[in-house]
Context: one part of a larger RNA
Molecule: large-subunit ribosomal RNA, half A
Organism: Methanohalophilus sp. RSK
RNA sequence: CCAGCAGGUGAAUGGCUCGGCUCAAGGACCGAUGAAGGACGUGUCAAGCUGCGAUAUGCCCCGGGUAGGCGCAUGAAGCCUAUGAACCGGGGAUCUCCUAAUGAGACCUCUUGACCUAUGGUCGAUCAGUAAUGAUCGGGAACGUUCCGAAUUGAAACAUCUUAGUAGGAACCGGAAAAGAAAUCGAAGAGAUGCCGCUAGUAACGGCGAGUGAACACGGCGAAGUUCAAACCGAAUCCCUCUGGGAACAGAAGGGAAAUGUGGUGUGGAAGGACUUUUCCAAGGAUCCCAUCUCACAGAGACCGAAUUUGACUGGAACGUCAAACCACAGAGUGUGAUAGUCACGUAGGUUAAUGUGAACGGAUCUGGAAUUGUUCCAGAGUACCGUGCGUUGGAUAUCGCGCGGGAACCCGGGAGGCAUCAACUUCCAAAACUAAAUAUCUCUUGAGACCGAUAGUGAACUAGUAGGGUGACCGAAAACUGAAAAGUACCCCAAAAAGGGAGGUUCAAAGUGCCUGAAACCUGUUGGUUAUGGAACGAUAUGGCAUGAAAGGAUCUGCGAAAUGAAGGAAACAGUCGCGAGGCUGCUGUACGAGUUUCGUUGCCGGUGUCAUAUCUUACGUUUUGAAGAACGGGCCAGGGAGUGUAUUUCAAUGGCGAAGGCUAACCGAAAGGGGAGCCGAAGCGAAAGCAACAAGCAUGCAGUCUUCGGACAAGAUGCGGCGUAUACAAGUGCGUGGAGUCAUUGGAAUACGACCCGAAGCCGGGUGAUCUAGGCGUGGGCAGGUUGAAGCGUGGCGAAAGCUACGUGGAGGACCGCAAGCGGUACUGACCUGCAAAUCGUUCGUGUGACCUGCGUCUUGGAGUGAAAGGCUAAUCAAACCCGGCAUCAGCUGGUUCCUUCCAAAACAUGUCGUAGCAUGACCUAACCGGAGAUAGUCGGUGGUGUAGAGCACUGAUUGGGGAUCCCGGGGGAGAAAUCCCUCGCUCCCCUGUCAAACUCCAAAACUACCGUCGUCUGAGAAAGUUGGAGUCCGGGCUACUGGGGUAAGCUUGUAGUCCGUAAGGGAGAGAACCCAGCCCGUGGUUAAGGUCCCUAAGUGUCGACUAAGUGUUAAAGAUAAAGGGUGUCCCAGGCCCUAAACAGCUGGAAGGUUAGCUUAGAAGCAGCUACCCUUUAAAGAGUGCGUAACAGCCCACCAGUCGAGGUCUGGGGCCCCGAAAAUGGACGGGGCUCAAGUCGACCACCGAUACCACGGAGUACCGAAAGGUAAUCUUGUAGGAAGGCGUUGCGUUCGGGCAGAAGCAGGGUUGUGAAGUCCUGUGGACCGUACGGAAACGAAAAUCCUGGUAACAGUAGCAGCAUAGUCAGGUGAGAAUCCUGACCGCCGAAGGGGCCAGGUUUCCUCGGCAAUGAUCGUCAGCCGAGGGUUAGUCGGUCCUAAGACGUACCGUAAUUCGAGUACGCCAAAAGGGAAACAGGUUAAUAUUCCUGUACCGUUUAGCAUUAAACUAACGUCUCAGGGCAGGUUGAGCAGCGUUGUCGCGCUGUCUAAGCAUCGAACCCCGUGGAGAGCCGUAAUGGCGAGAAGCGGGCGAAUAUGUUAUUGCGAAAGUCAACUGCACCCCGGGACCCGUGAAAAGGAAGCUAAACGACCGUACCGAGAUCUGACACUGGUGCCCCUAGCUGAAAAGGCUAAGGCGUGU
Repeated sequence: CCAGCAGGUGAAUGGCUCGGCUCAAGGACCGAUGAAGGACGUGUCAAGCUGCGAUAUGCCCCGGGUAGGCGCAUGAAGCCUAUGAACCGGGGAUCUCCUAAUGAGACCUCUUGACCUAUGGUCGAUCAGUAAUGAUCGGGAACGUUCCGAAUUGAAACAUCUUAGUAGGAACCGGAAAAGAAAUCGAAGAGAUGCCGCUAGUAACGGCGAGUGAACACGGCGAAGUUCAAACCGAAUCCCUCUGGGAACAGAAGGGAAAUGUGGUGUGGAAGGACUUUUCCAAGGAUCCCAUCUCACAGAGACCGAAUUUGACUGGAACGUCAAACCACAGAGUGUGAUAGUCACGUAGGUUAAUGUGAACGGAUCUGGAAUUGUUCCAGAGUACCGUGCGUUGGAUAUCGCGCGGGAACCCGGGAGGCAUCAACUUCCAAAACUAAAUAUCUCUUGAGACCGAUAGUGAACUAGUAGGGUGACCGAAAACUGAAAAGUACCCCAAAAAGGGAGGUUCAAAGUGCCUGAAACCUGUUGGUUAUGGAACGAUAUGGCAUGAAAGGAUCUGCGAAAUGAAGGAAACAGUCGCGAGGCUGCUGUACGAGUUUCGUUGCCGGUGUCAUAUCUUACGUUUUGAAGAACGGGCCAGGGAGUGUAUUUCAAUGGCGAAGGCUAACCGAAAGGGGAGCCGAAGCGAAAGCAACAAGCAUGCAGUCUUCGGACAAGAUGCGGCGUAUACAAGUGCGUGGAGUCAUUGGAAUACGACCCGAAGCCGGGUGAUCUAGGCGUGGGCAGGUUGAAGCGUGGCGAAAGCUACGUGGAGGACCGCAAGCGGUACUGACCUGCAAAUCGUUCGUGUGACCUGCGUCUUGGAGUGAAAGGCUAAUCAAACCCGGCAUCAGCUGGUUCCUUCCAAAACAUGUCGUAGCAUGACCUAACCGGAGAUAGUCGGUGGUGUAGAGCACUGAUUGGGGAUCCCGGGGGAGAAAUCCCUCGCUCCCCUGUCAAACUCCAAAACUACCGUCGUCUGAGAAAGUUGGAGUCCGGGCUACUGGGGUAAGCUUGUAGUCCGUAAGGGAGAGAACCCAGCCCGUGGUUAAGGUCCCUAAGUGUCGACUAAGUGUUAAAGAUAAAGGGUGUCCCAGGCCCUAAACAGCUGGAAGGUUAGCUUAGAAGCAGCUACCCUUUAAAGAGUGCGUAACAGCCCACCAGUCGAGGUCUGGGGCCCCGAAAAUGGACGGGGCUCAAGUCGACCACCGAUACCACGGAGUACCGAAAGGUAAUCUUGUAGGAAGGCGUUGCGUUCGGGCAGAAGCAGGGUUGUGAAGUCCUGUGGACCGUACGGAAACGAAAAUCCUGGUAACAGUAGCAGCAUAGUCAGGUGAGAAUCCUGACCGCCGAAGGGGCCAGGUUUCCUCGGCAAUGAUCGUCAGCCGAGGGUUAGUCGGUCCUAAGACGUACCGUAAUUCGAGUACGCCAAAAGGGAAACAGGUUAAUAUUCCUGUACCGUUUAGCAUUAAACUAACGUCUCAGGGCAGGUUGAGCAGCGUUGUCGCGCUGUCUAAGCAUCGAACCCCGUGGAGAGCCGUAAUGGCGAGAAGCGGGCGAAUAUGUUAUUGCGAAAGUCAACUGCACCCCGGGACCCGUGAAAAGGAAGCUAAACGACCGUACCGAGAUCUGACACUGGUGCCCCUAGCUGAAAAGGCUAAGGCGUGU
């Protein structure tokens, strides 16, 4: 690692069902007599559900019923019941609070009134009524009527149209609703309405597009008709009280209604009625009640209800098996210890109450009818109708409705008859009302099911609309099973233990409490095999080792031996012969051998299974793609769920029925059989229509078939002519039809409409929910340390005639300044963090910080809307249109997915059209069936024609090099000349020669291609071609070769034509590779070859004869995998020129001289800087010098010559192999090793290997032949999209036959059969159901959809439990157990907080006791956790009262309407921070206190008594600034007391006390009296004041506060004094400045004294935050007020350190 076994986890599977789903029938309202719905209570113990209501798991009566009962719910304790409980049915009583909610007001399901006849009752609004009095309000699942009324969508866009009068909203009913008795249809007549079938997808409407869409008639269900207004009469009428009666009703009196008319009459169109005239007929008719008696029916619950517990067997148990009986108007079903007609409940059948209905008997009330005469009266008005504009409808000019404007008639009348008008005809009588049934629905009851069976079926089988989430609208789960019976494990042991374990017991079985079965993933242990000798899983095939091998399979098997036969293929030795050689050929020999088959002998196990090894082969699956192992996408794994379905219409095929003109019913009726022909399709077509209206066969061909005298004949179906009908047409002709076949049903294929195979948007529309976040407004409150600057104004001095200026002061302004005070904000680090502390935080830094400032509470504004100092910002973590639900399964030409097997055939990636190129349609291509009946044809060769490309060419068209010539017509330049003109030159044009081009040039012109004909070949009666019909898919293609096509610098580029392959194709080769080479695959076995190979990896040659290469070049067939220009005295070969024994080339030896240092130049220039010249001589040869060298010389070489040597040398050109040129990122690739007379390269050969190709044998299928057995195939078998065919399995149902407790299903392991889907057998587990065959029906098959649900892995014992606040240590205690709990000591932290007091919010978290399974980021003896008990005490704190912004109600008004709405009037609510009557100190509890207690006070109301008659006003208000008076507090010093330290000095701590009353003190302002001031006086911090009376003097009013008293109290162990300084932001009082801002309202108060009584109700615990709130958390975030806040330093509430106090749990 694989497998088995034993377990765990987990929950599938199987079985089961108290629940659902669907259909059918029945039934159908409740409520002011207080509903539906809820809240809160209610039990001995009681949290949830059920029941009930203070009479509370119930009370009373009646009927039934029986021995037990006290709900779910099984426990403990107790109780009820034969005096009849429980339970079932019927009736009654009680029935808290909210709710229409109704005395008033609130939403915290609560608070609080008035009146009365008072244990109780009444008090709402609207309407009706004279009144008495009555009615209505609200709810209900769907159904119904009326009103308002979308959008997505479809139209492949979109606007009319459609979706659709749908969704939704508003109002209102009922058990149904609505409609309804013709001013109707129609053209034959019918005779209210509704519903079903049909008419009919018709008429009609319609961008005449998409689509929409009736009616009449007919067939059915069900049937039912009536009343007013008016004419005429005129109280003849009605209500209440009373009496009689059971009731209908009758009667009397009183009161009331009523002439604005109660009552009578009367209601139709063949016209009617009233009035009037006349006549006839009748004794009946109509309506209502029905107590009692009789009968019938309905009727809850209940009762009666046959027949085995017979024998034997198995078993825990019989309902099983075997045997023997019985009942049946009952063999539906369920239960009972397995499957029961006869055990139980039941079933068939029968009996029964209150009450109701009907009939009968009986009773009451009312009452004539029909004609007729006269033609006097009556008969529904802003109506009918018209115009116009809209909406609506199928309604078109001719539907219905509405707005606006007009506007009749009166029975001698009026409406309608799908345009108008006239006439005629037919038909009906509007403008008033009612009306059952047939129809719709399903909250409810009952029944049923080829529906589901716990991921299914309702969301919900169970405490389910529950738990939970959200501010809210709203969203919304999971979760069934012990056993027949609890017999639910006694006792003992381990242990801190009620955890767990051992032993033991119950039971058929531990099935042992989330317990039936108990799969898989996943985890553990164990057994077998194997394990580092060698480099990739997993797997397939073959062989072997080890292990196993009970049953199921084989015994014709396996091994060994022998014999016979034997396909394809096919040797050798040996002999002969050929080749340089490897080797070949001939004979032996088609012999030996050869898969297999057959037979005999022998062995007994074998096949098999598990694992390991060896050999060969092999890059998963699905999808998308030209192409996927792909580093393209999807899936961690497992289990379960998960996608072409249904209806309607149309069409095709098959099968069946009827049928030579028929076939079928629909609704409905019926128990069934059946009835029902309304209607539909067909039987005749043509035409726009009027309209007209067709072969019973005239000729011919001919398949199958039949006959044949083999010549042929006949010939269904079929075909070709011809004819006919009709339309058109002068005619000719043309179109459609025509020589009968349909129709109904079932099944299958398809189309269309619907969600339409499944999942998937962003969006659109409707109705609601949200301003607890945030934006803005309004009302009412709160907050801002400290410091700085120094505006105006004013004063004094100076100057000035003055105006004024100026200096210094004073003063205290400001969208002023500083500011880590608080508060608010959020600049930079683009820091930290970034699975965070945090879904926006932390750190440092930064902005602002008296204002357009910050902030609490209350309140208002919202979805095409709000709000916005404006960023498209914000409107609950959501914003270029919130959220929730609905329309809705929106639509999606787009992505993904789409589930069992086998067989046959098999594509396209092209063309045309398209707002079309991601799509679709038609054609081409595929498939199946039918028809048809003889040709078809890719290929070869030849012939007769056609073509205008490649190439080529320049004759045309056009371009174009050089030269020459011509014209001098034209143009430019130059020159000459006086000019004419001339000359030169360049260009233009033309000609000749020369050189060169073309897709849109061609004087020429292939190869090729093509039409027809012929030859050969191939296919075809085993049925070709053509044709018809059903079903598709396809419309992204790609590579290679050729044209060396077109475009392009080129491309693994793009675009063509032809072919081929991939796509859709496996196998062999090319290392590996879609398309390159070979080769087209049913399965198995044996052989021979192809491409390509033969040193080893690796099957086959270190093969043969020759050459080349020295570079490891190379060892690469080609392609896409590189190499070029240019070089090489590398080497081989070929050709040519020149030199050479008269001695070449190279080497070596020697010479290389003289004129001369040539001249010039130069400092010098001597062969050798430069310039010029480059001669002569000696010579074998030697330059006025090739190079080096010197300052210049010198010197060394070279050219050149001789000697030596002795045979080829040198040059040029070409070819082969080779070398350089040659650079990429970790070390690297000839496939590798390696290879050198190769294992490289070139040439020529000989053998062998090598595939699913070819050959042979056996088998399967397909096609065909055959009646079958069987046979034939040299020429059948690949396959994606797709078409066609046949099967396997799953779950219900019917029939049939079976299995099962002596062991079903399921599960696990194993054997075996079939090509396969799958089947079957054995063993174990399990413990009650399961299957075969045939038929029929489906929610019928899973690996994938970032699928859904659950489980479980890897990650991983990992991240984290550190970081922002620096914190613990020791000892003791408790305990089974202590870093973490308790105690003590030491140490540390905060200290304008991390201390103290409150609001909101939370809602018991508070305190005590007991506990530790979970919660607590570890631990835990602890706890904000779990269990039990306890705890909140008010006249004076707050609510309660008042009004604010604002909200609500009623009335009026608006609206189609309202639960909606602006406004007005009235009312009411609205603040626990506004206004406001009143209490303090101490003590006390485990937990409360201004609440209890003690002491001492005060307020209000009422009552009684006394005294006294009164107003201004108050409540009542901005910001800034300044002065004054106080208090708290602090500091210092002294005194006293206690404590600690200390030898002593010394050091540290403490040093008090309320409200109210009385008395006194008390400033400012103000008032009064007196006084009498101007060249002024007085005064302030400042401004200022004064004859309208300053200063001065006197008096009055008057705050905080202080002193005394309260208090010989209280507190403290005791002491329980004094002085100084400082001093607020708190209290009181006064002044000033500012304003485009002037800074709430109401209640209430506004005279006393004495005494007594009373002062209800609600809140009150605790937290109030680094753990009780809000952020999912015991979360570094957020959250208002203060209100309090000490010391040292300091300006300071800064910073630092400390006090009180609190922490050490950033758990």